Background:
The prediction has a mean pLDDT of 84. The RNA shown here (c-di-GMP-I-GGC riboswitch aptamer) has 91 nucleotides and comes from a Desulfobacterales bacterium. Rfam family: c-di-GMP-I-GGC riboswitch aptamer. Rfam links the family to the GO term cyclic-di-GMP binding.

RNA sequence: CUUGAAAAAGGCAAACCACGCGAAAGCGUGGGGCGCAAAGCCACUGGCCUAAGUCCAAAGUUGAAAGGAUAAGGUAGCAGGGCUGCCGGGC
Repeated sequence: CUUGAAAAAGGCAAACCACGCGAAAGCGUGGGGCGCAAAGCCACUGGCCUAAGUCCAAAGUUGAAAGGAUAAGGUAGCAGGGCUGCCGGGC
């Protein structure tokens, strides 16, 4: 540098459940174990999820529901990219 066939030491932890945080999406801790060779870290690019707030609705003024739009909220276990790294094989 490249690679994950076999193996060892080990690691992480989906759904679901409990408690907590949050408007929600989702997140944290514990249990759990579907899977994972970067399922370690980073929201930079695209995607996806959510919509508290804001805007539309709203054509005198004030107030305002359903509904719609929107990320400044998330997702790294959606993909790309960046940074770092254990063990083994090959060069």